[in-house]
Context: one part of a larger RNA
RNA sequence: UGACGGGGGCCCGCACAAGCGGUGGAGCAUGUGGUUUAAUUCGAUGCAACGCGAAAAACCUUACCUACCCUUGACAUCCUUGGAAUCCUGUAGAGAUACGGGAGUGCUUCGGAACCAAGAGACAGGUGCUGCAUGGCUGUCGUCAGCUCGUGUCGUGAGAUGUUGGGUUAAGUCCCGUAACGAGCGCAACCCCUAUACUUAGUUGCUAACUGGAAACGGUGCACUCUAAGUAGACUGCCGGUGACAAACCGGAGGAAGGUGGGGAUGAUGUCAAGUCAUCAUGGCCUUUAUGGGUAGGGCUACACACGUGCUACAAUGGGCAGUACAGAGGGCGUUGAAACCGCGAGGUGAAACAAAUCCCAAAAAACUGUUCGUAGUCCGGAUUGAAGUCUGCAACACGACUUCAUGAAGUUGGAAUCGCUAGUAAUCGCAAAUCAGCAUGUUGCGGUGAAUACGUUCCCGGGCCUUGUACA
Numbered sequence: 001u002g003a004c005g006g007g008g009g010c011c012c013g014c015a016c017a018a019g020c021g022g023u024g025g026a027g028c029a030u031g032u033g034g035u036u037u038a039a040u041u042c043g044a045u046g047c048a049a050c051g052c053g054a055a056a057a058a059c060c061u062u063a064c065c066u067a068c069c070c071u072u073g074a075c076a077u078c079c080u081u082g083g084a085a086u087c088c089u090g091u092a093g094a095g096a097u098a099c100g101g102g103a104g105u106g107c108u109u110c111g112g113a114a115c116c117a118a119g120a121g122a123c124a125g126g127u128g129c130u131g132c133a134u135g136g137c138u139g140u141c142g143u144c145a146g147c148u149c150g151u152g153u154c155g156u157g158a159g160a161u162g163u164u165g166g167g168u169u170a171a172g173u174c175c176c177g178u179a180a181c182g183a184g185c186g187c188a189a190c191c192c193c194u195a196u197a198c199u200u201a202g203u204u205g206c207u208a209a210c211u212g213g214a215a216a217c218g219g220u221g222c223a224c225u226c227u228a229a230g231u232a233g234a235c236u237g238c239c240g241g242u243g244a245c246a247a248a249c250c251g252g253a254g255g256a257a258g259g260u261g262g263g264g265a266u267g268a269u270g271u272c273a274a275g276u277c278a279u280c281a282u283g284g285c286c287u288u289u290a291u292g293g294g295u296a297g298g299g300c301u302a303c304a305c306a307c308g309u310g311c312u313a314c315a316a317u318g319g320g321c322a323g324u325a326c327a328g329a330g331g332g333c334g335u336u337g338a339a340a341c342c343g344c345g346a347g348g349u350g351a352a353a354c355a356a357a358u359c360c361c362a363a364a365a366a367a368c369u370g371u372u373c374g375u376a377g378u379c380c381g382g383a384u385u386g387a388a389g390u391c392u393g394c395a396a397c398a399c400g401a402c403u404u405c406a407u408g409a410a411g412u413u414g415g416a417a418u419c420g421c422u423a424g425u426a427a428u429c430g431c432a433a434a435u436c437a438g439c440a441u442g443u444u445g446c447g448g449u450g451a452a453u454a455c456g457u458u459c460c461c462g463g464g465c466c467u468u469g470u471a472c473a
Stems, first nucleotide, its partner, number of pairs: 001473002003470003007467007015457002019421005026312008034303002042053002064298007073123001077122002079119005086103007107112001125287002128285003134281002136276003139272001141270001146185006152161003165176003191264004196232007205222002210219003235258001238252005314414001318373006330361003334354001336353001340349003380411001385406007427449007
C1' cells in the first nucleotide's frame, strides 16, 4: 500500500421489511446431468452453465456412427497435354459412381481468355489439440462511483498528499475548508423514443360544416385526428422557509410535464489465467490413400432416474353456448392472398386487389349482454390411446404440425426451501415478427385491462467511503 475480520462509524440497492403473483406437489414441453448406445457430435458448469451457442436436427443442416467409394483431391495458385462449354439419353447400383450412345463445334487483336478432362509435383484440406501461447468479441462485479496523471510539498524509502475533513447529491454532484494547484478517463449533458403546443404540408390519412345518394359510397374541405420535418417548452427559472451570506433541501405558484418527467442507447481503471481455437483470424503441435473428401442409411428425438426453465390445470372472479364492441406494432411479388363456393373442421377451389398510410395477412382476446351448469374428479382438467383425415415436402416408419370422432390419466392449490416485481409496474389478455418448405408452451417486440404495499434500516445478501486490528501478500 492492499486484502481480510462472526471490528467500529456513515450511506445505498426489490437487500430485508410491507404487499401481490409464482416455483418446489400433478401432466406435458424444453435444456442439462446420469445411464444406455454402433453413434447418442461439440461447447457452456455457483451467482455470471442448464427454452444457453441453436433466430427452427425428417433429408440437408451435421461436425457423430455404420456401410460403400475417392486420393493433387469438394476448394486456391502454378506447369504440361488434349478438348469449346453445354444439352439429351441408355445400362448397373442404395447412391456417390462406373461403362456407353447422340446432338453440339462457340469468343479471339490468333498471343490467348473462360470452361472441361487427363497427368506430375509444389501444395490443398482438417468443426483435429492447446482460450493456460493469442487477436477480436462477450459475460461479471456494475450504470457501482470510482480509477489515475503533471507540477509542487512531506517521507531515507516503499509511498503519502491531491481523492481526507464539514455539509450536500442519483453521482469524486456541487459548495466551504484545506500544502496543495491543476488536468485526464468515468458521472452528468450532447443522441433516439415518449408526454404538450405551434408552424409548414394534406394523399393513400381525416370528416366538423355544406352537399348528391334509400344505403354503400361520392363531391367539397384540411378545422379536427393523424402522419413527418422544423421550432418552442423544464432551467431549481420564480415565491416562502431551513441552511454557514454557500452548495443544497422542504413547501408553493404557474404549467401538458418539476426538480435526472418516463424509457432506451451509452459500461472508466481493472477483477475472475471467466467464456469462445466450433463465427472469424492466428502461433505452436498433430494428421496427409486420412484426423481430408463424396454418398446412402442411422443418430443428435434413446430412458430405472435426478435437477433447472416454462406451458396447462386443479375451477363458479369459472367452464359451455349465443350476441355485440375497442388496439398497437409488424410482414407481404408471393412462403400477402379478398369476395364467393365446397367441407363439421384442419383445409380446398377461386382469383379481385396490392411492390402497399390505398390491397391482403386480420378474427384481436380478455371485456360487455343474455342463458346454462351448482361444488361434483364435475358440462373442471386435458394427458394418453384408437380410428379417419388435412397440409408442407423427393420423402412424415424411426421423427412434423394441425383437424374430426371416440377415449378421458394425474391433478381438489402443493413439505423444507426458493424466485420476480415499486406504476401504466406486477398480475392478466391476446396480436405480430425473426428463423422458416413445414414445425413455437421458446425468443424478440406490440398494445388491451390494470392493482396492493413501502412503518422503517435492527437483521440476511451485495456494494461504496472513512477508521481500527492483523502470526496474511

Small-subunit ribosomal RNA, 3' major domain from a metagenome, 473 nucleotides, folded computationally. Rfam family: Bacterial small subunit ribosomal RNA. Rfam links the family to the GO terms ribosome and structural constituent of ribosome.